[in-house]
Context: one part of a larger RNA
RNA sequence: GAACGUACGCUGGCGGCACGCCUAACACAUGCAAGUCGAACGCAGUAACAAUACUGAGUGGCAGACGGGUGAGUAACAUGUGGGUAUCUGCCUUUUGGCUUGGAAUAACACGAGGAAACUUGUGCUAAUACCGGAUAACCCCUUACGGAGAAAGCUUUAUGCACCAUUGGAUGACCCCGCACUUGAUUAGCUAGUUGGUGAGGUAAUUGCUCACCAAGGCAACUAUCAAUAGCUGUCCUUAAAGGAAUACCAGCCACAUUGGGACUGGGCCCCGGCCCAAACUCUUAGGGGAGGCAGCAGGGGGGAAUCUUGCCCAAUGGAGGAAACUUUGAUGCAGCGAUGCCGCUUGAUUGAAGAAGGCCCUUGGGUUGUAAAGUUCUUUCGUCGGGGAAGAAAAUGACUGUACCCGAAUAAGAAGGUCCGGCUAACUUCGUGCCAGCAGCCGCGGUAAUACGAAGGGACCUAGCGGACUUC
Numbered sequence: 001g002a003a004c005g006u007a008c009g010c011u012g013g014c015g016g017c018a019c020g021c022c023u024a025a026c027a028c029a030u031g032c033a034a035g036u037c038g039a040a041c042g043c044a045g046u047a048a049c050a051a052u053a054c055u056g057a058g059u060g061g062c063a064g065a066c067g068g069g070u071g072a073g074u075a076a077c078a079u080g081u082g083g084g085u086a087u088c089u090g091c092c093u094u095u096u097g098g099c100u101u102g103g104a105a106u107a108a109c110a111c112g113a114g115g116a117a118a119c120u121u122g123u124g125c126u127a128a129u130a131c132c133g134g135a136u137a138a139c140c141c142c143u144u145a146c147g148g149a150g151a152a153a154g155c156u157u158u159a160u161g162c163a164c165c166a167u168u169g170g171a172u173g174a175c176c177c178c179g180c181a182c183u184u185g186a187u188u189a190g191c192u193a194g195u196u197g198g199u200g201a202g203g204u205a206a207u208u209g210c211u212c213a214c215c216a217a218g219g220c221a222a223c224u225a226u227c228a229a230u231a232g233c234u235g236u237c238c239u240u241a242a243a244g245g246a247a248u249a250c251c252a253g254c255c256a257c258a259u260u261g262g263g264a265c266u267g268g269g270c271c272c273c274g275g276c277c278c279a280a281a282c283u284c285u286u287a288g289g290g291g292a293g294g295c296a297g298c299a300g301g302g303g304g305g306a307a308u309c310u311u312g313c314c315c316a317a318u319g320g321a322g323g324a325a326a327c328u329u330u331g332a333u334g335c336a337g338c339g340a341u342g343c344c345g346c347u348u349g350a351u352u353g354a355a356g357a358a359g360g361c362c363c364u365u366g367g368g369u370u371g372u373a374a375a376g377u378u379c380u381u382u383c384g385u386c387g388g389g390g391a392a393g394a395a396a397a398u399g400a401c402u403g404u405a406c407c408c409g410a411a412u413a414a415g416a417a418g419g420u421c422c423g424g425c426u427a428a429c430u431u432c433g434u435g436c437c438a439g440c441a442g443c444c445g446c447g448g449u450a451a452u453a454c455g456a457a458g459g460g461a462c463c464u465a466g467c468g469g470a471c472u473u474c
Base pairs, nucleotide, nucleotide: 001474002473003472006470008468009467010466013346014345015344016343017342018341019339020338021304026302028300030299031298032297035062036061037060040059041058043056044055045054046053047052069257070256071255079181080180081179082178083177084176087174088173092170093169096166097165098164100134101133102132103131109124110123111122112121113120114119141148142147154162155161156159183229184228185227190220191219192218195217196216197215198214199213200212201211202210232254233253234252235251236247238245239244259280260279261278262277263276282293283292284291285290310336312335313334318332319330320329321328322327349379350378352376359370360369361368362367383415385410386409387408388407389406393401418463419462420461421460422459423444424443425442429458430457431456432455433454439446440445
């Protein structure tokens, strides 16, 4: 000198764009944050003369593996980069061929039973794109190449419709393997028995000690193994002439986690933040037998801390999910609120004005300075205020923001300046007070009776809605 997710002191007019729990991955009241489909299905209710329409819980489908949060763990094929193959891939797209015939249940419902509750349970009835057979099999799969096994679902507003089954290629996404790179410590030198390799099984979508049985005795290590400490990684960001150093807030990619630990279920995909089961701690509840919960989602309260915001508005836009669609939903997102936290822009007036007024300060008492500064004169109205108009963002309709941005008009210099410093470094000096006291100080150093260094005043220097100094980095 530059920088900062900054905090602190003094001060504070406006706008735009950004950013805002770095500490306790501490525990959380309340509300919301993931639903949707009646063009899969039966039932009940409401309206209606009816056709029918709507509503409700339930069966069923798709989505709850995305989006959003956090950085605890992790020194690792986690990440970055470059390669590889033994794999899977819902929705989308593409190729080819199908969509036939039967069956048995079950929730809802009705009637009961148990329980304080959460909820559980008996009997009976019923539907489906829910479940299970038979048939068929181009292609695919298995095969000893003879053969074997395996599928489907319908709906409606009747269409060049939407679904369904098998199959081919693609796209997208994901798993797995490898080379290289990737913090500190030797006051950590040896580490390792599924350990290293083989055979055979099992397992997986798939390779592999991934797991198991047997066999062999290997494998790693001063080119730093093992152990310990610290840490999410990267694009980037800060600094610097560069090399380098430092950082990983915001934004973007990847990873990991969801009170702590473990487990699987479902599914194309999770070992699932707002799913399930078990254990633990904590909180709530209870009729004491038992139950309920998980803000590192958005707000918000407590606590911790030097320190970090509203229990706001809307789905109008951009996206996501469901739906044939209308549409529904979305604390993603878009906006608004609060904060000088940062960057940028603007204002606090302009002209003229010497009797160099008064007052202040200094004085050699002549004067000097504050100082064209003020007053006064003339002018302007940015920002703000008041009145009027009023977009774009939206495609036919639909605007949270919002009567916003912007435009026009009116009135009045009016409503709008501070902070630090003045011994040298370092731009800027005098007087008074104090008297090694009180105090200052980044370094050198000032102060013991004329202190340009302390305190005050006058004057001055610098920056300016900021200024100063504190932490940290270069």